[in-house]
RNA sequence: CGAACAGAUGGCUAGGGUUCCGAUGAUCGCUUGAUCAUGCUGGUCCGAGAGCUAUCGGCCUCUUGAGUAGAGGUUACACGGAGGGAUAAAAGCCCGGGAGGU
Repeated sequence: CGAACAGAUGGCUAGGGUUCCGAUGAUCGCUUGAUCAUGCUGGUCCGAGAGCUAUCGGCCUCUUGAGUAGAGGUUACACGGAGGGAUAAAAGCCCGGGAGGU
């Protein structure tokens, strides 16, 4: 300097807005509610590479005739714009372990 690998999925959370529910206000209606507005503690919803967890997978050791079934270990590190994109809309979502930085 270059190549390869550093995994996948689910659940949860930080966080996010407003399609639906609810709440509040106004108007209409007059019992049964409708329309508009407001993110408003919340429920539905979205949701982390650098958050948590589970299962599987990878690698290594032992065991076994045998990746045949098991047992154990390991799966590191990680500062990060602006801008753009999707969805109803936004976001630690995606572009992106990007640009850049050390």